[in-house]
Context: one part of a larger RNA
Molecule: small-subunit ribosomal RNA, central domain
Organism: uncultured Candidatus Saccharibacteria bacterium
RNA sequence: UUGGGCGUAAAGGGUGCGUAGGCGGUUGUAUUAGUCGUGUGUUAAAGACCCGAGCUCAACUCGGAGACAGCAUGCGAAACGGUACGACUUAGAGAGAAGGAGAGGUGUGCGGAACUCAUGGUGUAGGGGUGAAAUCCGUUGAUAUCAUGGGGAACACCAAAUGCGAAGGCAGCACACUGGCCUUUUUCUGACGCUGAGGCACGAAAGCGUGGGUAGCGAAUGGGAUUAGAUACCCCAGUAGUCCACGCCCUAAACGUUGUUCUCUAGUUUUUCGGAGUAUCGACCCUCUGGGAGACUAAGCUAACGCGAUAAGAGAACCGCCUGGGAAUUACGGCCGCAAGGCUAAAACUC
Numbered sequence: 001u002u003g004g005g006c007g008u009a010a011a012g013g014g015u016g017c018g019u020a021g022g023c024g025g026u027u028g029u030a031u032u033a034g035u036c037g038u039g040u041g042u043u044a045a046a047g048a049c050c051c052g053a054g055c056u057c058a059a060c061u062c063g064g065a066g067a068c069a070g071c072a073u074g075c076g077a078a079a080c081g082g083u084a085c086g087a088c089u090u091a092g093a094g095a096g097a098a099g100g101a102g103a104g105g106u107g108u109g110c111g112g113a114a115c116u117c118a119u120g121g122u123g124u125a126g127g128g129g130u131g132a133a134a135u136c137c138g139u140u141g142a143u144a145u146c147a148u149g150g151g152g153a154a155c156a157c158c159a160a161a162u163g164c165g166a167a168g169g170c171a172g173c174a175c176a177c178u179g180g181c182c183u184u185u186u187u188c189u190g191a192c193g194c195u196g197a198g199g200c201a202c203g204a205a206a207g208c209g210u211g212g213g214u215a216g217c218g219a220a221u222g223g224g225a226u227u228a229g230a231u232a233c234c235c236c237a238g239u240a241g242u243c244c245a246c247g248c249c250c251u252a253a254a255c256g257u258u259g260u261u262c263u264c265u266a267g268u269u270u271u272u273c274g275g276a277g278u279a280u281c282g283a284c285c286c287u288c289u290g291g292g293a294g295a296c297u298a299a300g301c302u303a304a305c306g307c308g309a310u311a312a313g314a315g316a317a318c319c320g321c322c323u324g325g326g327a328a329u330u331a332c333g334g335c336c337g338c339a340a341g342g343c344u345a346a347a348a349c350u351c
Stems, first nucleotide, its partner, number of pairs: 003323004007305002012319001014202004021195003025088008034080001035077009050064005092192001093189003096185005104178007111155001115151008126137002163170002207248006216242002221237004259318006267296011300307002324351003333344004
């Protein structure tokens, strides 16, 4: 390489949009470079396979026959595929109409609880903290308590096995703008589809740049303890940061450790959002039906664990990735970045 694989053994790209490419619904006509059949030529001989013969047998040697396959060329076939021109009023896809749910996104404004600071009142000797303490705060009046004012950050209860989003992620309330999804209808278009190397966009936290902001928390740092030591765990402080705007960085156990899309294959049960029927004054209940989120399981699969219509079952299309451990999330080179570093990615050697 062929092959075999990718939930946990090595292996699914962090996520989406999409270019080339690959693959593609039902049906008609024409065509034929793919495809299939067949003829001819060629692919030296020897060798290999089969039949036979000769050395006493065999190895060996000799004679004969046949075949696969490639290439070239001629003839033919038209199921599949391609190409061209039509059709479908449709099962895929999209649009319209009528409804629906939602922490989906962006911006602005507002709210209460807690915390902290300042000022004032009451009040007096402690407070705080711990396993125990101490550093620390306090008679220049703390802690506690009341009032007034300022500030920043986060939104208790509702809250859930809930919901939404492509992923990252999203939670006080209101308004404005805005993306996606679901159901019903079957009104319209008529295959317009799926996947997707490159590419583009988004991408938690930390980090970086400029300018703001800074209540609480809090890397670093200082102090107090603990300890043999204590560059820690505990305590008192506390800078960057955490917050906002704009611009970068582009990584995560970015996990369901499970790529996307389509079709098929027993059930039971919970929940969420719709529709229809039945019922009812109405809402439940009950029956059917569509989309999501869970639990348990038949068949089947799996090395086992487990998965099991939200598949890891049975199939199809396309992409990504793996190929013993270490060296190595590395070196070198290239590209990107302000930097930190990121992406791509070996070998010697060694077991």